[in-house]
This is a predicted structure of an 81-nucleotide RNA (c-di-GMP-I-GGC riboswitch aptamer) from a Candidatus Methylomirabilota bacterium. The organism belongs to Methylomirabilota (SeqCode), within Bacteria. Of the family's consensus pairs, 91% are formed in the model.
Order: sequence, then C1' cells, then structure tokens
RNA sequence: UCCGACAAAGGCAAACCAGUCGUGAGACUGGGACGCAAAACCGCGGGUCCCAAAUGGGUUGGGAUAGCCGGGUUACCGAAG
Repeated sequence: UCCGACAAAGGCAAACCAGUCGUGAGACUGGGACGCAAAACCGCGGGUCCCAAAUGGGUUGGGAUAGCCGGGUUACCGAAG
C1' cells in the first nucleotide's frame, strides 16, 4: 500500500413520525434504527426521479438523488493473506 476480522475504540443513520423550506423530486432540524468499512466529501460518466418549454414520437434547459452504479479525493484500526 492492497485488504477487511465472531478484534478494539468509535462513527454514520433507512423506513416512519413531528416541525420548517421547496411547484416538485427532495433538503434541513429533532426523534428513531433498516443497515453501512468510507452510508465522509465531490454531480465527472451512466441510471432513476422532478420542473419548465414542447408534446404525435422525440428533444432541449434547469434541478434532485453520493444510502442506485462507476469514478475522483481524504480518513480510524491492524487480525489472516
């Protein structure tokens, strides 16, 4: 460095509920834990979703999703290999 333990110390927080913001996807705060070895960060590529124009098909612009996949950056610990 790769790697990922019936290890140790910890960390994060799905669904759902309440409040707030947003046209919406969804986001934030609190509660709560399905899970996560990067479930830390980044919209670069793909996917999915939303809005607008348009609407016969299609297309274009903007947005969301990092816990959809890939990729990039950084990081705790040190079993076996």
Background: The sequence was found by an Rfam model in a public genome assembly. It matches the Rfam family "c-di-GMP-I-GGC riboswitch aptamer". The family is grouped with related families in Rfam's "c-di-GMP_I riboswitch clan".